[in-house]
RNA sequence: GAUAGAGGUUGCGAAAUUCAAAAGUAAACAAACUAAGAUUUAGUAGGUCAAAGAGGUUUGUUGAAAGGGAAGUUCGCCGAAGUUCAACUUUUUCUACUAGAAAGAUGAGCUGGGUGUAUAAAGAAGAUUUAUACAACUGUCACCGAAAUGGUGUUGUGCUAUC
Numbered sequence: 001g002a003u004a005g006a007g008g009u010u011g012c013g014a015a016a017u018u019c020a021a022a023a024g025u026a027a028a029c030a031a032a033c034u035a036a037g038a039u040u041u042a043g044u045a046g047g048u049c050a051a052a053g054a055g056g057u058u059u060g061u062u063g064a065a066a067g068g069g070a071a072g073u074u075c076g077c078c079g080a081a082g083u084u085c086a087a088c089u090u091u092u093u094c095u096a097c098u099a100g101a102a103a104g105a106u107g108a109g110c111u112g113g114g115u116g117u118a119u120a121a122a123g124a125a126g127a128u129u130u131a132u133a134c135a136a137c138u139g140u141c142a143c144c145g146a147a148a149u150g151g152u153g154u155u156g157u158g159c160u161a162u163c
Stems, first nucleotide, its partner, number of pairs: 001163005008078001011077005017071003027062008037049003041099006081111006088104005112138002115135008139155001141153004
């Protein structure tokens, strides 16, 4: 340097199916009341609609979906993957610009792995995700030990095997 492997049966990720929830919510129609602004996640400029009542509230009828989640199945894998920063592309309002948000791919950095608790952000949510801190568990390697189901410490650009 190349090749092949291991950690876990809650290792990581993707896809579709089913289910719960989102939710009796959004939206549509009708009625009543109210009323001058409304049109986006926010700002600016413009356009469009609006006292021939936009928009808002209440009542009634009808009534979703996406993202996210659980179970099993299939597939791809073991920096699997996640995250931060930078610049690039696309999407996001009626149009344009700026910012924000979402997705993609590139470069650099951080994290061995999952679990629990606390805080913060996201989210409809006590589900879940991400970040940080702490706790025990676990994998690898090193050292101590006669040994142990023992102790200590490191951590993936690592470890093991073969060439």